[in-house]
Parts: sequence; C1' cells; structure tokens
RNA sequence: UCACUGGAGAGAGGCAGGACCUGAGUUCCUGCCCACCGAAGGGGCAAACGGUGCGGUCGGCAGCAACGCCGAGCGGACCGCAAAUCUCUCAGGUAAAGCGGACAGCGA
Repeated sequence: UCACUGGAGAGAGGCAGGACCUGAGUUCCUGCCCACCGAAGGGGCAAACGGUGCGGUCGGCAGCAACGCCGAGCGGACCGCAAAUCUCUCAGGUAAAGCGGACAGCGA
C1' cells in the first nucleotide's frame, strides 16, 4: 500500500423552497436557525532535546586586592523542534438501513 473482517458517539429537531410521488411519506435535495458528537481530514498544547541569556553555588589557575580565566553543577526566562484515543469543533457527522469511519485482526 492492497484485499477481507470488526468498528463508537450525537435531534426520526424547527422553518422555507424544490424534486419524486398520489401508495399523497418517519422520502430525498438545498438554504437558514437552534441543540449535540468526535474516530475522515485539519488546528493547538507537555516533557525531553537544542540554542540564547540571566542569577546564585562549588572547585581549580593567576593575583596584595579588585577584576579575570577554566571546569562542574543548580534555578528561572525566552526561542526552536515536538505526541496522542488529550483538546478545539474549522471541516465532517447526529432514527434504522446505506455511506463514511480513527483504530484493530488475518493475509499478501
């Protein structure tokens, strides 16, 4: 990646228009409004890691001292990178069926 299988959640909402129909709808489509869902997709965030810089501590060198240099470690700040089944709800979705479906199983 392909094929098969499994696969949740949430209004049978209101209004308007159209299509089909006369079996005169618990139908379909579109638009608007309200209420919801999270598991197509999409956005956001952690630690770690890296960088910049600040403030202490310890050790060493030099020195009259101040100042300086080197090393080790501590604590904050900022930036970069950075996950999800977390979160947002843009998109998508909300009777059954159908479609879709993260993810999982088996096989290639």
Molecule: Glycine riboswitch aptamer
Organism: soil metagenome